A computed fold for a 76-nucleotide RNA from a Limnochordales bacterium, annotated as transfer RNA. NCBI's taxonomy places the organism under Bacteria, Bacillati, Bacillota, Limnochordia, Limnochordales. Its Rfam family is "tRNA". It is annotated as a transfer RNA. It was read from a public genome assembly.

RNA sequence: AGGGGAGUAGCUCAAGUGGCAGAGCAGCGGUCUCCAAAACCGCAGGUUGCAGGUUCGAGUCCUGUCUCCCCUGCCA
Numbered sequence: 001a002g003g004g005g006a007g008u009a010g011c012u013c014a015a016g017u018g019g020c021a022g023a024g025c026a027g028c029g030g031u032c033u034c035c036a037a038a039a040c041c042g043c044a045g046g047u048u049g050c051a052g053g054u055u056c057g058a059g060u061c062c063u064g065u066c067u068c069c070c071c072u073g074c075c076a
Base pairs, nucleotide, nucleotide: 001072002071003070004069005068006067007066010025011024012023013022019056027043028042029041030040031039049065050064051063052062053061
């Protein structure tokens, strides 16, 4: 340099053909307990990497760009 993949909550990941952004764990509160753990109930948490475009409507489609991973190649 070329090709491919990934980027969504603090972490790990979902989200048929575009149509209300979710789960588990973690966190916080509560029940229980002498206390804690476990269990159960509840709450909070999002610029869907970034910038544009298409559309009534974009996590999803298009363009550019950034980061990470894999493959191929070049120089040394």